[in-house]
RNA sequence: AAAUUCUACUUUUAUGGAGAGUUUGAUCCUGGCUCAGGGUGAAUGUUGGCGGCGCGUCUAAUACAUGCAAGUCGAGUGGGUUUAGGCCCACGGCGGACGGCUGAGUAAUGCGUUGGUAGUUGCCCCCCACUCAGGGAUAACACUGAGAAAUCAGUAUUAAUACCGGAUGGUCCCGCAAGGGUAAAGCUUUUGCGGUGGGGGAGACACCUUCGUCCUAUCAGUUAGUUGGUGAGGUAACGGCUCACCAAGACGAUGACGGGUAGCUGGUCUGAGAGGAUGGCCAGCCAGAGGGAAACUGAGACACGGUUCCCACUCCUACGGGAGGCAGCAGUAAAGAAUCUUCCGCAAUGGACGAAAGUCUGACGGAGCGACGCCGCGUGCAGGAUGAAGGUCUUCGGAUCGUAAACUGCUUUUUUGAGAGAAUAAUUCUGAAUGUAUCUCAAGAAUAAGCACCGGCAAAUCACGUGCCAGCAGCCGCGGUAAUACGUGAGGUGCAAACAUUACCCGGAAUUAUUGGGCGUAAAGCGUCCGCAGGUGGUUUGGCAAGUAGGGUAUUAAAUCUUGAGGCUCAACUUCAAGACUGUGCCCUAAACUGCCUCACUAGAGAUUAGGAGAGGUGAGUGGAAUUCUACAUGUAGGGGUAAAAUCCGUAGAUAUGUAGAGGAACACCAAAAGCGAAGGCAGCUCACUGGCCUAUAUCUGACACUCAUGGACGAAAGCGUGGGUAGCGAACGGGAUUAGAUACCCCGGUAGUCCACGCCGUAAACGAUGAUCACUCGAUGUCGGGAGUUCGACCCUCUCGGUGUCUAAGUUAACACGAUAAGUGAUCCGCCUGAGUAGUACGGCCGCAAGGUUAAAACUCAAAGGAAUAGACGGGGACCCACACAAGCGGUGGAGCGUGUGGUUUAAUUCGAUAGUAAGCGAGGAACCUUACCAGGGUUUGACAUCUCGGGAAUUUCCUGGAAACAGGAAAGUGCCGCAAGGAGCCCGAAGACAGGUGCUGCAUGGUUGUCGUCAGCUCGUGCCUUGAGGUGUUCGGUUAAGUCCGUAAACGAGCGCAACCCUCGUCCUGUGUUGUAUUUUUCACAGGAGACUGCCUUGCAUAACAAGGAGGAAGGUGGGGAUGACGUCAAAUCAGCAUGGCCCUUAUACCCUGGGCGACACACGCGCUACAAUGGCCGGUACAACGGGCAGCCAAGGAGUAAUCCGGAGCGAAUCCCAAAAACCGGUCUAAGUUCGGAUUGGGGGCUGCAACUCGCCCCCAUGAAGCUGGAAUCGCUAGUAAAUGCUUAUCAGCCACGGAGCAUUGAAUAUGUUCCUGGGUCUUGUACUCACCGCCCGUCAAGUCAUGGAAGGUAGGGGUGCCCAAAGGUCCUGCUCGGCAGGAACUAAGGCAAAACUACUGACUGGGACUAAGUCGUAACAAGGUAUCCGUACGAGAACGUGCGGAUGGACCAUCUCCUUU
Repeated sequence: AAAUUCUACUUUUAUGGAGAGUUUGAUCCUGGCUCAGGGUGAAUGUUGGCGGCGCGUCUAAUACAUGCAAGUCGAGUGGGUUUAGGCCCACGGCGGACGGCUGAGUAAUGCGUUGGUAGUUGCCCCCCACUCAGGGAUAACACUGAGAAAUCAGUAUUAAUACCGGAUGGUCCCGCAAGGGUAAAGCUUUUGCGGUGGGGGAGACACCUUCGUCCUAUCAGUUAGUUGGUGAGGUAACGGCUCACCAAGACGAUGACGGGUAGCUGGUCUGAGAGGAUGGCCAGCCAGAGGGAAACUGAGACACGGUUCCCACUCCUACGGGAGGCAGCAGUAAAGAAUCUUCCGCAAUGGACGAAAGUCUGACGGAGCGACGCCGCGUGCAGGAUGAAGGUCUUCGGAUCGUAAACUGCUUUUUUGAGAGAAUAAUUCUGAAUGUAUCUCAAGAAUAAGCACCGGCAAAUCACGUGCCAGCAGCCGCGGUAAUACGUGAGGUGCAAACAUUACCCGGAAUUAUUGGGCGUAAAGCGUCCGCAGGUGGUUUGGCAAGUAGGGUAUUAAAUCUUGAGGCUCAACUUCAAGACUGUGCCCUAAACUGCCUCACUAGAGAUUAGGAGAGGUGAGUGGAAUUCUACAUGUAGGGGUAAAAUCCGUAGAUAUGUAGAGGAACACCAAAAGCGAAGGCAGCUCACUGGCCUAUAUCUGACACUCAUGGACGAAAGCGUGGGUAGCGAACGGGAUUAGAUACCCCGGUAGUCCACGCCGUAAACGAUGAUCACUCGAUGUCGGGAGUUCGACCCUCUCGGUGUCUAAGUUAACACGAUAAGUGAUCCGCCUGAGUAGUACGGCCGCAAGGUUAAAACUCAAAGGAAUAGACGGGGACCCACACAAGCGGUGGAGCGUGUGGUUUAAUUCGAUAGUAAGCGAGGAACCUUACCAGGGUUUGACAUCUCGGGAAUUUCCUGGAAACAGGAAAGUGCCGCAAGGAGCCCGAAGACAGGUGCUGCAUGGUUGUCGUCAGCUCGUGCCUUGAGGUGUUCGGUUAAGUCCGUAAACGAGCGCAACCCUCGUCCUGUGUUGUAUUUUUCACAGGAGACUGCCUUGCAUAACAAGGAGGAAGGUGGGGAUGACGUCAAAUCAGCAUGGCCCUUAUACCCUGGGCGACACACGCGCUACAAUGGCCGGUACAACGGGCAGCCAAGGAGUAAUCCGGAGCGAAUCCCAAAAACCGGUCUAAGUUCGGAUUGGGGGCUGCAACUCGCCCCCAUGAAGCUGGAAUCGCUAGUAAAUGCUUAUCAGCCACGGAGCAUUGAAUAUGUUCCUGGGUCUUGUACUCACCGCCCGUCAAGUCAUGGAAGGUAGGGGUGCCCAAAGGUCCUGCUCGGCAGGAACUAAGGCAAAACUACUGACUGGGACUAAGUCGUAACAAGGUAUCCGUACGAGAACGUGCGGAUGGACCAUCUCCUUU
C1' cells in the first nucleotide's frame, strides 16, 4: 500500500542485502590472495540396512561379432503349392520423409521473437461435377545359358486399381479477346470401399522480414555473380537462383573481411536484485547418418536400417569378382577418472497397413544393475549406581567414557515364515509388470553406524611418541626435546546411510562498479594545442508524437517457477486451478520533459570602435664587457693547480703589465614574488613583418557553443644526415694523483658535440606528478596590467575587470594536504587504471637513415608489492647540555724480574664455570691430605644420608690378624634414659622392598640473586583535550638547576616510580653521664641526646619569578665532605657447581668409600699487581707521633737463650683495664754516579714453625750467590682536595700458607682546570630514512652451480582453408545421329585425385638471448642518512659488475646563509 472487514484483531502479498584471515614494531588506506554458502549427468577414499521417485559414455561423430529395431494389404492382379484351413513368389497400392539416436558441422542457408506471401500439400473434413469406349506390353512361373557367389542374359506365355493414346468437360490452365490445351479404375455387391477434375477448410511444409544472438583490431579494408538494371531460363513459389547484355556499384570503425570457439531456445544453477555461468534429463527448432558428391522415386527426401559413383576401412572369393555401414535396443573392443541387461511384453498409450479380424512396432509399458541424486523409514523403548570391570587422564583426592553396559520389563517399523490379495479396461476380449503393492497371523532385540574434524578463520583438547626428522597445510603457518597444528590413544564437535576429498560454476568480489569504483603522492590525466565524425547543449511561440507515460488488445507452446487445492500412509513425485512469464506487435489517449519542424530573443559565442602591457614569434642589422689566440713593448724566474701534490707551461723568456689586432659564443647590472606564450620555451640594442591577450563604451550577428575517438600541427636536451663554423666548455680518449684496486670522484690536456642553414628524430621527473569547458560556494594580504569614483588637478583612498603568489573558514581527503588558480559543490565530453614481478619486454604491425619510437602480451614465480602517517633506532644531518670525556696537570700500565689469573699447549687427569665494554688477584674471604667436583687403582650395592615394615641388640669402648687404606675376620668388656609401669624416645646390626643418591644435561623451561647502561634523569598513569587510528598532549617552549630541580608560559589538571629529603658517618657547639679513660681546671676523651645552614640577611643581575654573582655573620654557605640507597627497562647478559626447582637421563652406577696423583705441568700470548732501575736515594745510628681493629684450642707482657726465624717462661687479659703495636718523617754519619754500599731474581748450604704428613706442593730465618733492569715503541689507565702521590698499620678466611690479593685505618700531603673545537659515553629537541633481529641494519649487479617456463634460429614435421592449372567418376542438362532403346557419339559443369606457388597455424630444432627460483659460493658496495661524489628522468658515449661521465630537466635532496611573501605580537 492493496484485498477482506462496521471497526479492531488477524491473514496474504510487497519482503530482500552479515562477514573473516593475511603486508606493519604498531596504525589508517589502497590492493591482491584465501575461507565460511549454494549447485553438479560427476569421479576418488573409507563405510554401507530398507523402500519410493528420478538419472546413468560429458572421452573416440572411434571400430563393431551376434540377435532384434518397418512393414502391411488376397475386399486390385497373375501364378506355384497344399486334403482343407492356409502358406509362398511376383506385379500393384499405401507406408519405409513418422517414430528412435547423436551434436560432428554451423556465428548464420541456424535459433529466439515479431510481422508477412510470390507458394505447395498424400492421407482427413465440406461442397460442385464426372467415372465413356478401347489398345499394346510385362514380372512371377517354365525352358536354355553364364557365374564360386552375388546375380545376370536369352526365348516363349499371361493379368490388373500397372502402362498408353482417344472421347467428353468445367467456376480448371494459357490468352485482352478470338481461340487453344488438359482427366479418370475399378472391386464388391446388402449397405459400401474407391477413382478423376475443381473450390474451400484443417494440419503440415516452403520462402521473405524487424530486432536480438560469444571472444579477437597483434584480423582494416572486403567483394567480379560481386551490387543494381533489362531480357530470358528455371522453381511449388519470390529472388543473381542461373545465363546474356548494360551500369560500377555493394559492405565496413554502430567493426565489414579474417581467425578462434560454439548446435539454438523454453529453461537450469547462483545472486537481495541487476547480473554472471550454463543448455545433461524433459519439450520446441536445426543439423548429421563411415568421409565426399549426385540425382531417382514420391504429396513430401536429395532419404540412418533406399539407389549410383569416388575414397578409407572390414569381410567372402574358385582371384574372374562380390558384400558391408549400431550417432536404433541390448551387447563387444578401444579410449578414459568415469557411466548399466546381448531381460519381459505389445496388457496399456501411440504409430504403419488393412473394410475388418489382425499383423508389425528395442516407440512405448515394465523389470534388472549402480547410495549417482532427491525424499522417507529404521538400527529399539522404559527402568537400572556398587556410579561394576576395563581404557584414558590426574593436583593421586579423584575425574571421565557413563544409565552407557550388565540386569529387569516392554514393543515389532524393519526382517523371516505362513495365509489372503487389488487398482491400472470408461467399452466385448486381453495383465508383461505380478502372486507385485497392500492386509492378517506367528517368531524374536532379534538383521542394521559410519565418516570428517578439534592452532586462528571455525563448533570441538588432553596424554604419549617424534625432535626442522617423519610429516601436515585452504590462507596465515606448524615441526630444531615439554607440538592443543605431525603420528597414535582417550575425550569432544559436526553431519549421518552416508561422510570427506578432488574438479568445475555462481556468490561473497563495490575485485570491471548501469544499480555500484577510481586517476596530486597508492595502478591510473595523452607533452601541448587544432579539429571531422560522435556525444552534450541558453531563453521563447506553435505544431508533430519518435523517445516517455497511461489504457485496451493479441501473442509470450507445453513442461518449469509462485500460490491454493487434490492423489500415492507422509515426502520426494504427480494431477487440477490461478498467477507469473518483467518480452514483442497493433489500436487509443496525454504533451510536462527529451527529440524533430517552426516563429522569435540576447544573458553563451563572435564582430566593429577606442585605448593598453609584454624576454610572444620570424628575419635583418648593430653594441660593449670578458675568455682565448696573434703581434709588439716592459720585465725576470717562476707560473699553474690541489686537502696535499704531480702531470702541465716557462731562460727558445712564461705568469704579470701595456698597446694593437683576430675570431667565436653568451648577453653582467636592470632582474622581481615580475611579464609573455597552448605547451616546449622566451632576455644586449634597433628596424621590418606577424600571432595572441586585457580594459572601456556603444552598435551589430543571433546559439553560430563545449568536448573531441581516428587524424593534423607544434614539441627541451641528447642524437642522425649534408654543408659551414669552432673562442670557451667538453662525453670518448691520454696523462697525473687518490686507493687494497679506482675503467670514478680531484687535477692537466682534449675529439665529437655545443653555434649557423636546411632536413630528420618525437622522447624527458615534457610536473602543479592535478585533462578541457561552464556555473556556484566565507575572509585576509602582497604584486602585475587596465578602468571607474573622489579632486580644479595630482598623490593617497574606495570600488571593479583580468593575471600571478601566500595564509585561512566551511567542505573534501587514507593521511599529507587542497581550499574562488579546489583535490569543495554540480554539469558535459575525452583520455587512462584494475595485485607485484616477468615487462613497457617478446612476437607481429606501423613510423624512422640509424639510434630507436609507438601499439603491446603470455608461460612462469610470489602472498604480498604499495601510499600516508606514528613510536623508536640510526646518520661520515643540525642545535643545546653534561661527565676526569677531552684539554691543563700529577702519578702509572705497556719494556725488566717475580707473584697471581686467563688463553693455548701438554697430560691418565691437568674438575667445572666466567670469557667485548659488563671474563681474566673473577666464583676462591685462603687446593699439601681433607676441600675435590678430575684421573689411576682397590672396594660397597636399600647404599655415606631420609621415611616406612620385620627380626635381633642398649649405645659404646678396647685388643688381635690381613691390608696402602677403605674394609674383612676374630676376641673381650659393657647393659643406660623417661615412665601413669602399658610402653616411649634415641642409637647399632641383619633381611626384603618401596626408595635413597647424582657438582649428570638443559641459565634458551624457571625462582631467587647479581652485573651493565647509570646515581644517567629519566620512566609512566588517571581524568580531560586532539587524531578515523597507531598515537600525541601532559613530559614541549623561555629561563634555571647536580637533577622532569624550580619558575613562567601553554589544553591541560593532577598523581605515581625515580631526583632531592628522611638514614649512617666525619666536622662545630650545648646538655647529661663518667667506668677501665683524663685530671690542675671550666677541659681532653668516650657514649647518649640535642642545637646548627634555611639563599634566612644585604647588594647587584634577571621578567617584581625561579635562580645566579658578590658580601656579612658563622665551625661549616649555597647538595658542607663521604656512605648506604640503583626508576621503567635493555643485553634469551651471568649463575641448574651457593640454594631451590619443572623436564630428561644413570640406578652392582653418571651413586658411595679409600689410597695415591692432579687442579701447582710449560716453546708461548694476554690481564691485574709487587719490587726496582736509585742521591727527593741506599745503608748505619739516634729520637718521635696514629687510627680502624683482633684476642681463650687465643693475644701473650716482664725476664732469659739464640746472629735470626724461634724457643724457654709464664704475669695479665674473654679486654676504653692486659697483649698484639707503627712506618715514612726528624737529627747525625757514610756512600758519590758506578749495573754501584742501586736492584734483588736465581741457586747452594744450614736452620725454625705448623701439621698424621711439607717429595710432587707450605711459610719464615741465617750465610753465600748476586740475574734482568739505567724510566720503557705503538698504545693505554687513574685522579679535581685532605683528593692524587707516598708511608706504614689492622683484619676476614686460616693448623700453616704460597697475601705482593681483598676489605678497612690513620700519617705526610701537592699540581692544574683558559675552556668545550675535537675523541668517548650519555641526555633533550629537531630533521632524513627503503632500518624495526633496529647501521654489526638494509640492499644492487656481473660471475659460478642446479631446476623451471619462455623468445630467436639454418632447417624439419604435421594440419586446415583458399588460389591457379591438369585429369575427371556417377549424375542431370545441352548438342548431333539413329535401328527411337535415354541407344550411340560429343560438350561444358562437377566429387575424389594430381601438380605448382605463396601465405597461415601448431609442434620440433644444433646453437643462442634474457627471465624466475634455489639456509649459509666469488667480486665489489651502486641505492636507503648529505649513504660518505644528493638522487632520479630522457639521451649519448664508455666500462668485470653494480655503474661512470657529458648535455638538458625534476625535487620525489639534507644542512647553512641570503632575499621575498605570509601569520602573530
Predicted 3D model of a 1465-nucleotide RNA (small-subunit ribosomal RNA) from a Candidatus Peribacteria bacterium.
The sequence was found in a public genome assembly.
NCBI's taxonomy places the organism under Bacteria, Bacteria candidate phyla, Candidatus Peregrinibacteriota, Candidatus Peribacteria.
It matches the Rfam family "Bacterial small subunit ribosomal RNA".